[in-house]
């Protein structure tokens, strides 16, 4: 230079065209004389950036940027 894969909530990770979710982690509350466990609610997300394509994109095309693999 040359393929390829990955990027979504503070953390790990689902979601592969129709309203963005689990876990765990922060907050209130409840239970304890107090802590933890456990229960209830509630917050956090420009879905790495930009254009295209569709009515309609987190998901498809393309260019960029960041990580890792492999080839030379």
């Nucleotide at each position: 230079g040359g393929g390829c894969g990955c990027g979504u909530a503070g953390u790990u990770c689902a979601g592969u065209g129709g309203u963005g979710g689990a876990a765990u982690g922060c907050u209130u509350c409840c239970u304890u004389c107090a802590c933890a466990c456990g229960g209830a609610a509630g917050a956090g997300g420009u879905c790495a950036g930009a254009g295209g394509u569709u009515c309609g994109a987190u998901c498809c095309c393309u260019c960029u940027c960041g990580c890792g693999c492999c080839c030379a």
This is a predicted structure of a 72-nucleotide RNA (transfer RNA) from candidate division WOR-1 bacterium RIFOXYA12_FULL_36_13.
The sequence is in RNAcentral, with records from ENA.
NCBI's taxonomy places the organism under Bacteria, Bacillati, Candidatus Saganbacteria.
Its Rfam family is "tRNA". By type it is a transfer RNA.
RNAcentral records the identical sequence in 6 taxa.